[in-house]
Context: one part of a larger RNA
RNA sequence: CCUGCGGCUAGACGGAAAGACCCCGGAAGCUUUACUGUUCGUAGAUAUUGGUUAUUGAUUCCUGAUACGUAGCGUAGUGGUGAGACUUUGAAGCGACAUUUUCGGAUGUCGUGGAGUCGCCGAUGAAACAGCCAUUUUUAGAAAUUAAUAUUCUAAUCCACUUUAUUGUGGUGACAGUGUUUACUAGACAGUUUAAGUGGGGCACUUGCCUCCUAAAAAGUAAUGGAGGCGUUUAAAGGUUGGUUAGCUUCGGAUGGAAAUCGAAGCGAUAGGGCAAAGCCAUAAACCAGCUUUACUGCAAGACGGCUAUGUCGCGCAGUUGCGAAAGCAGAACUUAGUGAACCGACGUGUAUUUUAUAGAAAACACGAAGAUCAUCAGCCAAAAGCUACUCCGGGGAUAACAGGCUGGUAGAGCCCGAGAGUCCUUAUCGACGGCUCUGUUCGGCACCUCGAUGUCGGCUCAACUUAUCCUGGGGGUGAAGUAGCUCCCAAGGGUCCGGCUGUUCGCCGGUUAAAAAGUUACGUGAGCUGGGUUCAAACCGUCGUGAGACAGGUUGGUCCCUAUCUACCGCAGG
Numbered sequence: 001c002c003u004g005c006g007g008c009u010a011g012a013c014g015g016a017a018a019g020a021c022c023c024c025g026g027a028a029g030c031u032u033u034a035c036u037g038u039u040c041g042u043a044g045a046u047a048u049u050g051g052u053u054a055u056u057g058a059u060u061c062c063u064g065a066u067a068c069g070u071a072g073c074g075u076a077g078u079g080g081u082g083a084g085a086c087u088u089u090g091a092a093g094c095g096a097c098a099u100u101u102u103c104g105g106a107u108g109u110c111g112u113g114g115a116g117u118c119g120c121c122g123a124u125g126a127a128a129c130a131g132c133c134a135u136u137u138u139u140a141g142a143a144a145u146u147a148a149u150a151u152u153c154u155a156a157u158c159c160a161c162u163u164u165a166u167u168g169u170g171g172u173g174a175c176a177g178u179g180u181u182u183a184c185u186a187g188a189c190a191g192u193u194u195a196a197g198u199g200g201g202g203c204a205c206u207u208g209c210c211u212c213c214u215a216a217a218a219a220g221u222a223a224u225g226g227a228g229g230c231g232u233u234u235a236a237a238g239g240u241u242g243g244u245u246a247g248c249u250u251c252g253g254a255u256g257g258a259a260a261u262c263g264a265a266g267c268g269a270u271a272g273g274g275c276a277a278a279g280c281c282a283u284a285a286a287c288c289a290g291c292u293u294u295a296c297u298g299c300a301a302g303a304c305g306g307c308u309a310u311g312u313c314g315c316g317c318a319g320u321u322g323c324g325a326a327a328g329c330a331g332a333a334c335u336u337a338g339u340g341a342a343c344c345g346a347c348g349u350g351u352a353u354u355u356u357a358u359a360g361a362a363a364a365c366a367c368g369a370a371g372a373u374c375a376u377c378a379g380c381c382a383a384a385a386g387c388u389a390c391u392c393c394g395g396g397g398a399u400a401a402c403a404g405g406c407u408g409g410u411a412g413a414g415c416c417c418g419a420g421a422g423u424c425c426u427u428a429u430c431g432a433c434g435g436c437u438c439u440g441u442u443c444g445g446c447a448c449c450u451c452g453a454u455g456u457c458g459g460c461u462c463a464a465c466u467u468a469u470c471c472u473g474g475g476g477g478u479g480a481a482g483u484a485g486c487u488c489c490c491a492a493g494g495g496u497c498c499g500g501c502u503g504u505u506c507g508c509c510g511g512u513u514a515a516a517a518a519g520u521u522a523c524g525u526g527a528g529c530u531g532g533g534u535u536c537a538a539a540c541c542g543u544c545g546u547g548a549g550a551c552a553g554g555u556u557g558g559u560c561c562c563u564a565u566c567u568a569c570c571g572c573a574g575g
Base pairs, nucleotide, nucleotide: 001575002574003573004572005571006570007569010567011566012565014562015561022396023395024394025393026392027391028388029387030386031385034192035191036190037189038188041184042183043182044181045180046179047178048177050153051152053150054149055148056147057146058145059144060143062141063140064139065138067136077135078134079133080132081131084118085117086116093112094111095110096109097108098107099106100105158171159170160169161168195207196206197205204224208230209229210228211227212226213225231377232274233333234332238292239291240290241289242288243287244286247267248266249265250264251263252262272281273280275338277336278335279334296319297318298317299316302313303312304311308378321330322329323328344371347368348367349366350365354363355362403450404448405446406445407444409443411439412438413437414436415435416434420430421429457532458530459529460528462524463521464520465519466518467517470495471494472493473490474489475488476487477486478485497511498510499509500508501507538556539555540554541553542551543550544549
C1' cells in the first nucleotide's frame, strides 16, 4: 500500500415525513351589537264567523234653543218676502222654578192678573224675534246607519263522556284552532364578506388633485425621500372705460408711545395680487371710480398633452349684447388645485321615430340639468366584522425566526494628536475633544444558499484550534531602594478548581489555587446522552376583548426514531 473482519459516529447540508413556525393563495370550524337570509316567536288584518243589549264616537235627518265691536230704548248671525201680526183657547205687569249666559240679560213651564203687546215712523253700513221661507255657527233631545269597546246568548268550531252511527248529553264558544297576508323579532340555523401598498408580516401610516426640491440646464423620471396645500370663494373679487402707485429707512412735527395721521430726503417693487407654493405682473395682472352682465347661443381653422379614456389652448364666422368718442376689448376671475366614468331612479323640454286594430294613458327615444368623503378618489354588489394553539390544503427560501454569507452603524481592539491629571513635568501611569485603522466574539442592517425540513437554549461526554497571555518562562521602562506592584515587548510547551441558588449561559455567594484567561469550531458536539427552559394539543390565575379567543405575563402536565452503504477515525488478520 491492497483486501477482509470487528468497532466508533465527525462528515456525506445522512434517512424518514412536498415544514406544523412565517408569508402568499384557498378551505374549514367557531364568535359577535359584520352583512343578508331561514326557522322559532310576538302582534295586527282577513276567511272559517253568527245573534241580543249597553256605552262612546262619526255621518244623515227631524224638533227646540243659540248668535253682544262702536252709535243705538237693546245680546241686531246672513239672505228674501212683508204692512200688518199675536191676544178671553187669556195681553201687559208681578211671583216661583228650570235651562243658558259675554253676568247685563235671554228663553221655557206653573200660579196670579183681566185687556192689551209688537211693528211701520227718528238714530244705524244693514230693520225689526210683527209674521213667514231658506241658510250658517254653537248647543240640547229623538230616530236611522256605521265603527270601536264591554257584556251576554247558541247554532258554527273545539273538548270530555257516550253511541252501531257527527248518535246523545255536558262544557267551551264566535274566543281558540287552522289558512292567507303585513310588521317586528333569537348566531337557534345558513350562506358569505372582512382591500392593497409594505426593506417578512402585524401595529402605525398612506391611497385622488395642486405647488416646490430630489430631477443630472428640453420633456419625462422612483422611494414608508424632504416641505406644504386642496375637496372652495366672488353679483363683484366678472366686463369695459378713465384715473392712481406701493413698501421700507432716516430726519422733523401737540396729545402720539416701536407702529395711527402730516412734511422732507433716500432706497427702488422688498408691497399687493381671496387662499399653498412656484412662475408672472408698473403698458401694471396691484389700488380707486363710472356704466354694466360676454360668468353669452350655434360653430370652429389649427395646436399642446397623452397607451386609452379624461384633460388644455384657440384664429376666425354667424346671432345677440355691454363698455368706449374711436381704434377696439369682452365666450368669467394673474396662472397652475377646488374633483368623480357608466348603470340607476327622479325632474324639465321636445317628437318627423317606436311599443303592429284604434283613441286615451303609460312607456321608449332625443336634448338639458340635479342626485356619489363611489376619498381603496379608472369607481366589485343596493347590501358585509372577527378568532383559530383544534386546525387543513396548495405554494414560497419570490418572504421572517436558527445557523452561515455580505456589511461593520453599534461592539471590541490598536495607532496618531496631546487639552489636562500626575507637587514641578504631555507620554512611569491615566488621558478629554478629535483623527486613522483593524477584528468579525455583541446588538443590528441586507434578505444571498437552505421552507419536496440545515433540530433550537443550557447541562453531560469527548474535544481540535487561535492569541488580543490568567499562571508558569525571558526581557524594556518605571513616579523600580528591597518585598510587592504598574505598564509594554517576546512567548501557545504545559496548566487553567470544588460547592450553594437558579432550566439557566451569565451572575451573586462560600472555600481554595501558581492561575481560576479570552475566544473560534453551524453561539463545537441530540444518526453521542439528557430534555430542566423555550415552542402543539389539557388546565388555572392576572390583564385585554361583547365574544370566539389573545398575551417575549405567570403556573402544573406533556411520545427525542434510525440494524452504518461511502469517507474519516480506532483495532485485528492475510497478502